[in-house]
RNA sequence: GACGCUCAAGGGCAAACCCAUCGAAAGGUGGGGACGCAAAGCUUCCGGUCUACAGGUGUCGCCGACGGCCAGUCGGUCGGGCCCAUGACAGCGGGGUUGCCGGC
Numbered sequence: 001g002a003c004g005c006u007c008a009a010g011g012g013c014a015a016a017c018c019c020a021u022c023g024a025a026a027g028g029u030g031g032g033g034a035c036g037c038a039a040a041g042c043u044u045c046c047g048g049u050c051u052a053c054a055g056g057u058g059u060c061g062c063c064g065a066c067g068g069c070c071a072g073u074c075g076g077u078c079g080g081g082c083c084c085a086u087g088a089c090a091g092c093g094g095g096g097u098u099g100c101c102g103g104c
Base pairs, nucleotide, nucleotide: 004104012037013036017032018031019030020029021028022027035091041097042096043095045094046093047092048089049088050087055083056082057081059080060079061078062076063075064074065073066072
């Protein structure tokens, strides 16, 4: 120095949950806390997943107009629904990149 192992030591990170805070949300950050982690360091390049403020749609409801009524048509875009990443997740997988210790 390379490969392998995880039975060593020194250290490292920190899920859920709680508090504070930022955010429309997903989620982020700080503190507490430890389920786990040998890259649970960094990076959205690929796939996947989550969210949907704004935007779109005008499906359902609602409202208005036409219609004697009904049926129907037109309009509004208020609420539900649906679409949408430009938002997020690196502790979902792959890729890229950097790297601590040194027992056997």
A computed fold for a 104-nucleotide RNA from a Pseudomonadota bacterium, annotated as c-di-GMP-I riboswitch aptamer. Model confidence (mean pLDDT): 79 of 100. Its Rfam family is "c-di-GMP-I riboswitch aptamer". A reference for the family is Weinberg et al. (2007), "Identification of 22 candidate structured RNAs in bacteria using the CMfinder comparative genomics pipeline", Nucleic Acids Res.